The RNA shown here (THF (Tetrahydrofolate) riboswitch aptamer) has 91 nucleotides and comes from Candidatus Enterenecus stercoripullorum. The prediction has a mean pLDDT of 78. Of the family's consensus pairs, 94% are formed in the model.
[in-house]
RNA sequence: CAGAGUAGAGCCAGCGCGUUAAGUGCCGCGGGAUGGGAGGUUGCCCGCGGACGAAACACCUUUGGUGUGCGGUGCUGUCUCGCAUCCGCUG
Numbered sequence: 001c002a003g004a005g006u007a008g009a010g011c012c013a014g015c016g017c018g019u020u021a022a023g024u025g026c027c028g029c030g031g032g033a034u035g036g037g038a039g040g041u042u043g044c045c046c047g048c049g050g051a052c053g054a055a056a057c058a059c060c061u062u063u064g065g066u067g068u069g070c071g072g073u074g075c076u077g078u079c080u081c082g083c084a085u086c087c088g089c090u091g
Base pairs, nucleotide, nucleotide: 001091002090003089008081009080010079012077013076014075015074016073017071018070019069026050027049028048029047030046031045032044036087037086038085040083056068057067058066059065060064
């Protein structure tokens, strides 16, 4: 001097969940994790509380099944992106 690696984000695919409304998103409080180390939050996760709030339809062997949809839906995988500071690591 150059580079790799976190939490996580996006696209796509697969498998689910909900459609009898959970989940997602928003606000408040508390807590947690976060390159190998230190320290830390723009970000992330969890718990509790609050407000808001939805897209269903068709078929069948008919009361639960199937299919097509819908949800800022969950998980997994490929790819891409991804620590401002100091030290460390690789060349």
Overview: It matches the Rfam family "THF (Tetrahydrofolate) riboswitch aptamer". The literature on the family includes a 2010 paper in Chem Biol by Ames et al., "A eubacterial riboswitch class that senses the coenzyme tetrahydrofolate". The sequence is in RNAcentral, with records from MGnify. The source organism's lineage runs through Bacteria, Bacillati, Bacillota, Eubacteriales and Candidatus Enterenecus.